[in-house]
Context: one part of a larger RNA
RNA sequence: CCUGAGUAAGGGAACUCGGCAAAUUAGUCCCGUAACUUUGGAACAAGGGAUGCCCGGUCUCUCGCUGAGAUCGGGUCGAAGUGACAAGGGAGAACCGACUGUUUAACAAAAACAUAGCUGACUGCUAUCCGGUAACGGCCUGUACAGUCAGUGAGGCCUUCCCACUGCUGGUUACUUAAGCCUUCUUUCAAGGGGGUGAAGGGCCAGUAAAGGGAGGGGGUAACUGUGACCCUCUUAAGGUAGCGAAAUACCUUGCCGGUUAAAUGCCGGCGCGCAUGAAGGCUUAACGAGUUCUCCACUGUCCCUACUCAGGACCCG
Numbered sequence: 001c002c003u004g005a006g007u008a009a010g011g012g013a014a015c016u017c018g019g020c021a022a023a024u025u026a027g028u029c030c031c032g033u034a035a036c037u038u039u040g041g042a043a044c045a046a047g048g049g050a051u052g053c054c055c056g057g058u059c060u061c062u063c064g065c066u067g068a069g070a071u072c073g074g075g076u077c078g079a080a081g082u083g084a085c086a087a088g089g090g091a092g093a094a095c096c097g098a099c100u101g102u103u104u105a106a107c108a109a110a111a112a113c114a115u116a117g118c119u120g121a122c123u124g125c126u127a128u129c130c131g132g133u134a135a136c137g138g139c140c141u142g143u144a145c146a147g148u149c150a151g152u153g154a155g156g157c158c159u160u161c162c163c164a165c166u167g168c169u170g171g172u173u174a175c176u177u178a179a180g181c182c183u184u185c186u187u188u189c190a191a192g193g194g195g196g197u198g199a200a201g202g203g204c205c206a207g208u209a210a211a212g213g214g215a216g217g218g219g220g221u222a223a224c225u226g227u228g229a230c231c232c233u234c235u236u237a238a239g240g241u242a243g244c245g246a247a248a249u250a251c252c253u254u255g256c257c258g259g260u261u262a263a264a265u266g267c268c269g270g271c272g273c274g275c276a277u278g279a280a281g282g283c284u285u286a287a288c289g290a291g292u293u294c295u296c297c298a299c300u301g302u303c304c305c306u307a308c309u310c311a312g313g314a315c316c317c318g
Stems, first nucleotide, its partner, number of pairs: 001313008010304002014302001019299001027051005036041001038154001052076010077081001089297007096289002101113002117152007129138003155284004160215003165212002167208006175202002180197006216234005243277001244274001255271006
């Protein structure tokens, strides 16, 4: 010096990306317990007190002074009585995901996947869908309260406008159109040319956004200023509604204001022309989380600032 374990006066996170690691707490009984809440929870919330051993009563259950328990009184030892082992640190605030669950066997456990719930599409059973060239088989000895496919993701409040484009569905046969068939021309045949008929598809007409997706610009205007309910104009298929908003999304940006600190590019609460939020998703939400972020209390060798002890190694000698 390394590995493992332990102890440290005073201070107590000053360490550090970050309390990482360690310490604290811990069992049982009694008292007591907030916001919030889907009334179940939150909750072992938090925060207090008791706890050994010996002696003597009372009560309950029990066949049983035998055992289990409750309770009252007295005594006694230690620094310490869940005396070792074992055995939650706690609180507040935000983000994400509702939750339990699943996952990158061997660098990722998560905010990813799944989930119940919600929505859409297809399907009447010799079903749709899937495997197979087929026979046949699966879903299923099921039958629309079913099966398959797709999206979203508990609950609460809601889910605006656009069908122009792309897709899908339906319709239309005046248009287009392959082979075949009919017919005709090329002296006959072969080959070929013209005309007619002609499916799906296209075209055309509609529908459809919890289908892929999309959801503007300029100018003016109110008795100080500012702002612009209002007006004009270009333009679109329609011009982003409710919400939320410097956000896991904000370039400028350490935005501005307030709170927290002695000091805050942090965090929380507001503000909003949002570079480039926004409705199967948005907003909110109790409970839950080895998730992410911030703060406080307790606690500590993380640190000030190191020291020592124990075990093993490295190392030295043989």
A computed fold for a 318-nucleotide part of an RNA from an archaeon, annotated as large-subunit ribosomal RNA, domain IV. It matches the Rfam family "Archaeal large subunit ribosomal RNA". The literature on the family includes a 2002 paper in BMC Bioinformatics by Cannone et al., "The comparative RNA web (CRW) site: an online database of comparative sequence and structure information for ribosomal, intron, and other RNAs". Its mean pLDDT, the model's own confidence on a scale to 100, is 86. The full RNA is in RNAcentral, with records from ENA.